[in-house]
The RNA shown here (transfer RNA) has 75 nucleotides. Rfam family: tRNA. By type it is a transfer RNA. The sequence is in RNAcentral, with records from ENA.
RNA sequence: GCCUCAUUAGCUCAGUCAGGUCAGAGCGCCGCUCUCAUACGGCGGAAGUCCUUGGUUCGAAUCCUUGAUGAGGCA
Numbered sequence: 001g002c003c004u005c006a007u008u009a010g011c012u013c014a015g016u017c018a019g020g021u022c023a024g025a026g027c028g029c030c031g032c033u034c035u036c037a038u039a040c041g042g043c044g045g046a047a048g049u050c051c052u053u054g055g056u057u058c059g060a061a062u063c064c065u066u067g068a069u070g071a072g073g074c075a
Base pairs, nucleotide, nucleotide: 001074002073003072004071005070006069007068010027011026012025013024020058029045030044031043032042033041051067054064055063
């Protein structure tokens, strides 16, 4: 220098192939409950404009473009 992959909640990830009924899961956090008390269990809640920029479209986490970060490969 070129190519490929990844980037979504505090953390780990699904959803992207095939655009709409997709903002989700587990853990964690907060509140209540349970217990003499703690832990476990039960119930409820908060938390992300889906890395950035522009575009396509009636409509974009999803398709295209630019850039950033990380990983791998080739030279």